[in-house]
Context: one part of a larger RNA
RNA sequence: AGACGGGGACCCACACAAGCGGUGGAGCAUGGGGUUUAAUUCGAUGAUAAGCGGAGCACCUCACCCAGGUUUGACAUCCCGAGGAUCCCGCAGAAAUGCGGGAGUGCCGUAAGGAACUCGGUGACAGGUGAUGCACGGUCGUCGUCAGCUCGUGCCUUGAGGUGUACUGUUAAGUCAGCAAACGAGCGCAACCCUCAUCCUAUGUUGUUUUUUCAUAGGAGACUGCCGCCUCCAAGGCGGAGGAAGGCGAGGAUGACGUCAGAUCUGCGUGUCCUUUAUGCCUGGGGCAACACCCGUGCUACAAUGGCCAGAACAAAGGGCAGCGAACCCGCGAGGGAGAGCCAAUCCCACCAAAUCUGGUCUCAGUUCGGAUUGAAGUCUGCAACUCGACUUCAUGAAGUUGGAAUCGCUAGUAACCGUGAAUCAGCUACGUCACGGUGAAUACGUUCCUGGGUCUUGUACU
Repeated sequence: AGACGGGGACCCACACAAGCGGUGGAGCAUGGGGUUUAAUUCGAUGAUAAGCGGAGCACCUCACCCAGGUUUGACAUCCCGAGGAUCCCGCAGAAAUGCGGGAGUGCCGUAAGGAACUCGGUGACAGGUGAUGCACGGUCGUCGUCAGCUCGUGCCUUGAGGUGUACUGUUAAGUCAGCAAACGAGCGCAACCCUCAUCCUAUGUUGUUUUUUCAUAGGAGACUGCCGCCUCCAAGGCGGAGGAAGGCGAGGAUGACGUCAGAUCUGCGUGUCCUUUAUGCCUGGGGCAACACCCGUGCUACAAUGGCCAGAACAAAGGGCAGCGAACCCGCGAGGGAGAGCCAAUCCCACCAAAUCUGGUCUCAGUUCGGAUUGAAGUCUGCAACUCGACUUCAUGAAGUUGGAAUCGCUAGUAACCGUGAAUCAGCUACGUCACGGUGAAUACGUUCCUGGGUCUUGUACU
C1' cells in the first nucleotide's frame, strides 16, 4: 500500500421490511445431469451453465454411428495432354457412382493460337466443426451504470509511498460548495444522441374532407427561472405558484482503470502441434428425439372474480412478389376451388384482437372444472412425415381440490391479467425469444437484521 474481521462510524440498492403475483406439489413442453446406446456429436457447470450457442434437429443442417464408395480430391492457384461447350437415352446400384450408346461442332482471331468449360495425368498443394481459449486477435459475461481509477508539477518521507482524492455540508454521482500544501489535468459521472409526453408553424398523397385526429420536418418549452422558509446565508434542501410536464419529466443507447489464466480455436481470423488412400470428400440409412431416476426454466390447471352458449364494442406495432392473397362457392373443421387487388398510409395477412360488456345456463361436484393419454377418420407442407412434423373432427377422459423445507420477480402505466405481430422458416416440436398495444393495482413506518456495494477509521501472526 492492499486484503480480511461473527471491529467501529456514515451512506446506498426490490437488500431487508410493507405489499402483489409466482416457483417448490400435478400434467405437459423445453434444457441439463445421470443411465442406456453402434451413435445417443460438441461446447457452456455457483452467482456469471441448464427455453444457453439452437432467430426452427424428418433428408439437408451434421460435427456422431453403421454401410457403400473415392484419393490432386466437393473448393483455389500453377504445369502437361485430349476434347467444342452442351443435351438426351439405356444397363447395374439404396444412392453416390460405374459402364455403354446417341445428337451436336459454338465465341475471339490472319493459319498458329487464345478465353471459358469438361475429361485424363503429374506433383507442388488443397482439405480438417482434429488438439490447445493456459499461445492469441476479435467479441461477450460479471463486479456495475457501482462512483470510482489515474496523471503532471509542487510539498512531505531514508524508502516503499503519501498528499492531491482527506475534513464539513450536499448530491443519483470524486455532483457541487466551504476549508485545507496543494495547484491543475485526464478516463469515468452529468450533458451533447434517439424515442415518448404539450404547443406553434409549414406541407400533405394513399390519410381527413368541416375543423380536428394523423403523417412528415422545423421550432418553442423546464432553467430551482419566480415566491416563502431552512442552512455559514455557499452548495443545496423543503413547500408553493404558474405550467402539458418540476427539480435527473419517463424510457433507451452509452459500461472508467481493472477483476475472474471467466466464456468462445464449433461464427470468424490466427501461432504451434497432429492428420493427409484419411481425423479429408460423396452417398444411403440411423442418431442428436433413447428413459428407472434427479435438477433448472416455462405453459396449462386445480374453478363461480369461473366454465359454456348467443349477441355488442374498442388497439398498437409489424410483414408481404418463388410473396400476402379478398369477395364468392364447397367442406362440421383443418382446408380446398377460384383468383380480384397489392412492390403497399391505397390491397392483403386481419374478422367483432382478446381480456371487456349484455342476456342465458351450470350451483360447488373430481363437476358442463381440468385437459393429459389413447382409438378412429382426415387436412397441409415436402423427393419423403415409420423411427420423428403441425393441424382438424369424433370418441376417450388421467393427475390435479392452491402445493413441505425453502426460494424468485416487481416501486407506476410498474406488477398482475389479456390478446397481436415479427425474425428463423417448405413445414414445424414456439408453451421459447424479441417487439406491440388493451385492462390495470397494492405497498414502502423505516434501516435493527439478511445479501451485495461505496467512503473514512481500527486490529492483524495474511500478501

Predicted 3D model of a 463-nucleotide part of an RNA (small-subunit ribosomal RNA, 3' major domain) from Candidatus Peribacteria bacterium RIFOXYB1_FULL_54_35. Its Rfam family is "Bacterial small subunit ribosomal RNA". Rfam links the family to the GO terms ribosome and structural constituent of ribosome. The prediction has a mean pLDDT of 84.